c-di-GMP-I riboswitch aptamer from Sporomusa malonica, 87 nucleotides, folded computationally.

């Protein structure tokens, strides 16, 4: 430098839940905590899922329905990067 692979070692990440803060919500951040994870690193590109503030429509009204420009990569796929060890 190239290749295969994620079995092993070292190490890594951290679900539920709790507290604080941000947010209309979904959700996020930090600390604690471990259900799990070999890309549970990064990326909303395609599909999927969640929410519906604002907007549209309906209604006399409380409200109802639709809608992402808001989210989720620990739902799947794609893209991209990569440690030890091995050849």
């Nucleotide at each position: 430098a190239a290749g295969a692979a994620u079995a092993u070692u070292g190490g890594g990440c951290a679900a539920a839940c709790u507290u604080a803060c941000c947010g209309a919500a979904a959700g996020g951040u930090a600390a604690g905590g471990a259900c799990g994870c070999a890309a549970a690193g990064c990326u909303a590109u395609g599909g999927g899922u969640c929410u519906a503030a604002g907007g549209a429509c309906a209604g006399a009204a409380u409200u109802g329905u639709c809608u992402a420009c808001g989210a989720c990569u620990g739902c799947c796929a794609g893209g991209u990067u990569g440690c030890c060890g091995c050849u």
Rfam family: c-di-GMP-I riboswitch aptamer. Rfam's curators write: GEMM was predicted in a large-scale screen for bacterial structured RNA regulatory elements. Lineage of the source: Bacteria > Bacillati > Negativicutes > Selenomonadales > Sporomusa.